[in-house]
Context: one part of a larger RNA
């Protein structure tokens, strides 16, 4: 000098930050991932039409289920890891990439189910079975095959070892789904519909881009030799399997290799970095907050789904623990946000809101979001402000000291004149909010079209958790706001009394045994100041 600090005394305000460093200990309760009815069939409610009614039709809203996308992001933690984990520089002629963008080509014609639902069985529950019906952008054949994949042939260009790219050709395999709005130009029935047309959104195959990942390599990355030898899938080869992909990644066979005093192996410790602290620098220490990467999600193992996981709020198995039970069997996982117990010197609210930013879904309105935006608590840190200003000598009183003359506290107070920051009261009162939406209007694309719709512009309207907050105005009145440590030397600051090697102080040297500037108290003084000291740690 610094700190994610703690402790003691003290404590007025504001801004911006920060806040379990210990038990990766156990967790009550609530919330933290949903969304789409413009994919689908039902169910319910409301309204309306026809009807005497039963009932039927239509519209709107809600939604358990099927289906799609998301749930692999965002958020947390640092247990493990001394490793291609991280950092840096490269490689992939050995790879993948949903959504997004651009381009090319397409979307023909069929089928059978399963939920929901109805009936019914078992079970205490969690849940689960049977029979029957049904829809789809769910599922499955067939057609087509621009292309793609595999194999073969031919040609060209190129390179970085295995080779890569392009073109032509043959064989085999391989795709799709519709929805919403509008219209009658074409087609079909005929005046309004659709199997028609059209716009948009979806769908399929492929080529590229972008983004995100995967793998490999050089170099760097703590301590111990009171750890010197380690290694059988071990090292290499051939073949096969596996993967998106290379590879002992796995397997069969063959060879006997591979690493090591330039420190292997073993043991200990540890997430790494940008950074942070310190230092003139070199360096040393460190890795809280913020950002990047990695790893983990009660402990251990495993795969499934998927573009992506071996998956924090998914599944299965085993284990420990907790809970429910009708004892047959079940349920759970805060290292998400709050919060509880425990541990500890020590670390916060079971708050408000989706208004902004951002994400998921949706055509959109919108829904969801403990991400995030805010508020709350804590002098935990940094920064700023205040606790008055000017004047005022009979140098008042009181205190302390005294050589009893006085000195000092001290312009300090009182008194006089002011000011109004902050506080208090009253009044006004934001920016953050324009994206998107609705309406009107304009330009432009598609279109047969004055319909509709895509893209863009202009105007109006509504939308704020924080918050009646910040800020502004007025009024009142010095009123409500100062402490802590030290005074022997180092080290700025001295006297009196008490005590008498006692009580005590102390960072080092050292003080104290009757005149203690070193202990305790008082007066005075010094330092810093809403803080001041102490302790701990690093330089």
């Nucleotide at each position: 000098g610094a700190c994610g600090a703690a402790c003691g005394c003290u404590g007025g305000c504001g801004g911006c930050g920060u806040g379990c460093c210990u038990a990766a200990c156990a967790c009550a309760u609530g919330c933290a991932a949903g969304u789409c009815g413009a994919a689908c069939g039902g169910a319910g409610a409301u309204u309306u039409c026809a009807g005497c009614a039963a009932u039927g039709g239509a519209a709107u809203c809600u939604u358990a289920g099927u289906g799609g996308c998301g749930a692999a992001c965002g958020g947390g933690u640092g247990a493990g890891u001394a490793a291609c984990g991280c950092g840096u520089a490269g490689a992939c002629a050995a790879c993948c990439u949903a959504c997004c963008u651009u381009c090319u080509a397409g979307a023909u014609g069929g089928g059978g189910a399963c939920a929901a639902c109805a009936c019914u069985g078992c079970g205490a529950a969690a849940g689960u079975g049977g029979u029957g019906c049904u829809a789809a952008u769910a599922c499955c054949g067939a057609a087509u095959g621009u292309u793609g994949u595999a194999u073969g042939u031919g040609a060209a260009a190129c390179g970085c070892c295995u080779g890569u790219u392009u073109c032509a050709u043959a064989u085999a395999c391989u795709a799709a789904a519709g929805g919403u709005g509008g219209c009658c130009u074409c087609u079909a029935u005929u005046u309004a519909u659709a199997a028609g047309c059209u716009a948009c959104c979806a769908c399929u195959a492929g080529a590229a881009g972008a983004u995100g990942g995967g793998u490999c390599u050089g170099c760097g990355u703590c301590u111990g030799a009171u750890u010197a030898g380690c290694u059988a899938g071990u090292u290499g080869g051939u073949g096969a399997g596996g993967u998106a992909a290379u590879g002992g990644c796995u397997c069969a066979c063959c060879a006997a290799g591979g690493c090591g005093a330039c420190g292997a192996u073993c043991a200990g410790u540890a997430g790494c970095c940008g950074g942070u602290c310190u230092g003139a620098g070199a360096g040393g220490a460190u890795g809280a907050a913020c950002g990047g990467c990695c790893a983990c999600a009660c402990u251990g193992g495993g795969a499934c789904u998927g573009a992506g996981a071996c998956a924090c709020g998914g599944c299965c198995c085993a284990g420990a623990c907790u809970c429910c039970u009708a004892c047959g069997g079940g349920a759970g996982g805060c290292a998400g946000c709050a919060g509880u117990g425990g541990g500890g010197a020590a670390u916060c609210u079971u708050c408000c809101g989706c208004a902004a930013u951002a994400g998921a879904c949706g055509a959109a309105a919108g829904u969801c979001u403990g991400a995030c935006g805010g508020a709350g608590c804590a002098a935990c840190g940094c920064c700023g402000c205040g606790u008055g200003u000017a004047u005022g000598a009979u140098g008042a009183a009181g205190g302390u000291c005294u050589u009893c003359g006085g000195a000092u506290u001290g312009u300090a107070a009182a008194g006089u004149a002011c000011u109004g920051u902050c506080u208090u009261u009253g009044g006004g009162g934001a920016a953050g909010a324009a994206c998107g939406g609705u309406c009107a209007u304009c330009u432009u694309g598609a279109g047969a079209a004055u319909a509709u719709u895509g893209a863009g512009g202009u105007g109006a309207c509504a939308u704020g958790a924080c918050g009646g907050u910040a800020c502004c105005c007025a009024a009142g009145g010095a009123g409500g706001a100062a402490g802590c440590c030290c005074c022997g030397g180092c080290u700025a600051a001295c006297u009196a009394c008490g005590u008498g090697c006692c009580a005590g102080c102390a960072g080092c040297c050292g003080c104290g045994g009757u005149a203690a500037u070193a202990c305790g108290u008082a007066g005075g003084g010094g330092g810093c100041g809403a803080g001041c000291g102490u302790u701990g740690u690093c330089c």
Molecule: small-subunit ribosomal RNA, 5' domain
Organism: uncultured bacterium